[in-house]
Source information: The RNA shown here (transfer RNA) has 72 nucleotides and comes from a Micrococcales bacterium. Rfam family: tRNA. About the family: Transfer RNA (tRNA) molecules are approximately 80 nucleotides in length. By type it is a transfer RNA. Model confidence (mean pLDDT): 80 of 100. Taxonomically the source falls in Micrococcales (Bacteria, Bacillati, Actinomycetota, Actinomycetes).
RNA sequence: CCACGGGUAGUUAAACGGUUAUAACGCGACUCUGAUAAAGUCGUAUCGGAAGUUCGACUCUUCCCCUGUGGA
Numbered sequence: 001c002c003a004c005g006g007g008u009a010g011u012u013a014a015a016c017g018g019u020u021a022u023a024a025c026g027c028g029a030c031u032c033u034g035a036u037a038a039a040g041u042c043g044u045a046u047c048g049g050a051a052g053u054u055c056g057a058c059u060c061u062u063c064c065c066c067u068g069u070g071g072a
Base pairs, nucleotide, nucleotide: 001071002070003069004068005067006066007065010025011024012023013022018055026044027043028042029041030040031039048064049063050062051061052060
């Protein structure tokens, strides 16, 4: 320099262009217990940045940033 993949809660991952973006783990509170643990209930927090297309974008397009693989 070229080609391709990835970037979404603290972490790991989902999400045909259409409800309020989902789950597990984590964290916090509560229930339970003599007290822990376990279990249960509730809560917590997310679309890498900027434009564009569209009635509507995590999703499609362009540029940039970060990261991985391959090639020269």